[in-house]
Context: one part of a larger RNA
Order: sequence, then structure tokens, then C1' cells
RNA sequence: AGACGGGGACUCGCACAAGCGGUGGAACAUGUGGUUUAAUUCGACGGUAAACGAGAAACCUCACCAGGGCUUGAAAUGUUUUCGAAGACAGUCCGAAAGGAUUGUCGUCCUUCGCAAGAAGGACGGAAGCACAGGUGCUGCAUGGUUGCCGUCAGCAUGUGCCGUGAGGCGCUCCCUUCAAUGGGGUAACAUGCGCAACCCUCGCCUCGUGUUAUAAGUGUCACGAGGGACUGCCGUGGUAUACACGGAGGAAGGUGGGGACGACGUCAAAUCAGCAUGGCCCUCUGAUGCCCUGGGCCACACACAUGUUACAAUGGUCGUGAACAGCGGGUUGCCAAGCCGUAAGGCGGAGCUAAUCCCUGAAACGCGACCUAAGUUCAGAUUGCGGGCUGCAACUCGCCCGCAUGAAGCUGGAAUCGCUAGUAAUCGCGGAUCAGAAUGCCGCGGUGAAUACGUUCUCGAGUCCUGUACU
Repeated sequence: AGACGGGGACUCGCACAAGCGGUGGAACAUGUGGUUUAAUUCGACGGUAAACGAGAAACCUCACCAGGGCUUGAAAUGUUUUCGAAGACAGUCCGAAAGGAUUGUCGUCCUUCGCAAGAAGGACGGAAGCACAGGUGCUGCAUGGUUGCCGUCAGCAUGUGCCGUGAGGCGCUCCCUUCAAUGGGGUAACAUGCGCAACCCUCGCCUCGUGUUAUAAGUGUCACGAGGGACUGCCGUGGUAUACACGGAGGAAGGUGGGGACGACGUCAAAUCAGCAUGGCCCUCUGAUGCCCUGGGCCACACACAUGUUACAAUGGUCGUGAACAGCGGGUUGCCAAGCCGUAAGGCGGAGCUAAUCCCUGAAACGCGACCUAAGUUCAGAUUGCGGGCUGCAACUCGCCCGCAUGAAGCUGGAAUCGCUAGUAAUCGCGGAUCAGAAUGCCGCGGUGAAUACGUUCUCGAGUCCUGUACU
């Protein structure tokens, strides 16, 4: 000087408290450990791994396993020889395919020389060879790049100067204040940089402009742009005060208006050589750790953990009804209307739409009416049987959906533990990426819409100063 303290002072944070809803018990989904397996590919492991890489494992993906096959190779550059214009088509046999063997047909390029025959060269393709390719093989403790956490915490440094023998210190401590090293005062400091804030995007109010589609029209509730608006600006009180705090007026909005993007110096030899790039090492004519293919596996299942979904019901379930009322988005190898068929999944159909035009798309919770009456039930829906639909070359391993039947555990969950301070939690549905098909996950969107915060003693994390130390 740091780090640490079951040392002190001060101050923050859904950190506790106050409150609402969960997790931990059940069933299932997904991930992980373990076990099993020919293989169950690999990585990630306290917080900061475990619905994580993966924004889609039937084949492919694919890296794993079994078997079959190829060896200048699936793709690249160069070069030697040889054949053939380029190139295209049709087969036959073996085979699971890949691959191997083999037959036939069409076709005859450009430049130069040459009367012609032909010769040389060029691009392209096949074969043989040589340099080489190739590797999701190893090392994240050789690296770049990117990322997580402390943490959107208020800190981290530098110049000159001053103090100290020196390491180093001061500045950045102190008082007031702030979300803030924010600002003010004081001061051996005075300045400065990276951070904070602001500049950027978005939502809320107003004005103006434009008007393809919106509306029957006029138009402007709409859409898209450009501006304005909020600055403690005004008043009062407190305060040493030009810092600031509290109250008020006006205002759509008030003291950072809400949200986002944005992450200082550094820490964890943190994560990633499997996204990519890359040093070194290793495998490759002994034929593979490269490449192709068929099938399997990543989906196993005594068990344990993590994250979720659905419930255990009456603030509920079922049926009918009100074509009740959204927003974000997506659509031409696509979205698919009306109408018809089917109990339904879906099928037929074909209008419109390259989309403010058409479609996905009649949102659901909700309101009204009826039934159920406390029951393992008209709760709950696992599991299983049968029948069907869709995608796709192909749903056995291993997809999704529909109908009928079946109806399991579960009556609110031990110790413990998580999220959330407002349009938030809770609850309700909708859209999108990925995608042929396949979400209870993820990323978004709107509807309904709370309770509580006395306070900082305690738990956890953090900041500043003082202090102790046998640690560095």
C1' cells in the first nucleotide's frame, strides 16, 4: 500500500422488514449428474453450469457407434504426361446405399502456320502422377475476437506541485448535498483524462407538413415525418448560500417524466481452439483422427438435482349467449377468404394479396343466463386401448394433431428457498424467430390489474473514512 475482521462511524441496494404470488410435496415437459450402452458425441460446474452453446437431433444436422466404400480425395491452387472440342444422353451387372465394373449414341470449338493432309498453342473435361489438401483431433494455462460476474456500483487514473530517506502519500480526506468523485463550501494543492450525467432511440402532450391504403363523404379520431415542450424556469419555507431539500401554482408531463441502447481501471490464468480466426503439437500412399453411404445413437432409466407447465377446485368447472373489446408482428417455392364436406383434426375449393388495401385474425380472461353443491366430484388430467388426420423419400426405434373409451397421482406441500415497489406483481390470451413437420422454452405484444414499504436492529452484497493484524 492492499486484503481481511463474529472492529467502529456514515450511506445505499426487493438486502432485510411490510406485502402479493410462487419453488421445495403430485403428474408431466426440458436440462444436468449418475448408471446403462456398440454409441448413449462434445462443451458449460458455488454465486457467474444445469429450457445454458441449441433461434427446432426422424434422414440431414452429426462431431458418437456398427457395417460397407474412396484415396490428389467432397471443395481449393499450381504443375507434368496422356486422351478427348466443349459437352450431353441412354443403359446393363453387383449392391442397403455409397461405390465398383461395363456398353452404346450424338457432337466436333477458337487462334497461328498451311493449297490440303496435318502440326503447334488456348479454354474446358476424363485418367495417371507430383506439390498438396483435409481434420468439430489436443492445448482457452500459447492467443485474437467475443462474453459472464463484481456492477450502471461510483469509482479508476494522469500532469505539475507539495510531503516522505524510501515504498508511497496528498489531490479523491473534511462539512452540506446528490441517483452519482452530482454540485457547493473549505482545503498543499491546482488542473486534466476514463467513468456519472447529457448528446442517440422509444412512449406520453401540442403545432405544422404530407395523404397510397383508413372513412360513405366532408375530413383527420389514423399513418408517416419535422419541430415545440420541462429548465427547480416562477412563488413560498428551510438552509451561511448563487449548492440543495420541502410545499405550491400553472401544465399532458415536475424535479433524472417512464423505458431502452450505452458497462471506467480492473478481478476471477472465469468461459469459448465446437461460431470464426490463429501459434505449437498430432493424424494422413502401413490408406486414415480425412471423405462418402446405410442403419443405429444423441430420445436409454433403479435413482438424485435444476428450470418450467398443469393442477389440487365454487373468486371454480361445464353449456349457451353478447359475431363484446386489443396490440406487436408475419406472408409469393408464401398467407390463404367466401362456400361446401367432415363430430373434429382436416379435406375440397379457389377469390384477394409482393400487402395501412387481401390473408394469418371472430383474442382470451370478461359480461349475462342455466346447471353442478363440497364430493377425489360435472375437480384434475397422467397413463393406456381403438379409430382417424397432417408434414415428409421415410413417423418402428423417435413427430405433431383430432375423436371415442380409459380415467392415475394430486385435497395447497418439511427443513429450506425465489421473484416483484406500478401500469409493476398476479392473471388472460396473441404474434414472431427457428421451421417440411415438431414449444409447457425463448424473444416480443397488448387486455384486466392489486397489496405493501413503520423502519435500517438483524441476513446478503456494495461504497467512503477511521482502526487492528502474526496474511500478501

Notes: A computed fold for a 472-nucleotide part of an RNA from a bacterium, annotated as small-subunit ribosomal RNA, 3' major domain. Rfam family: Bacterial small subunit ribosomal RNA. Gene Ontology terms of the family: ribosome and structural constituent of ribosome.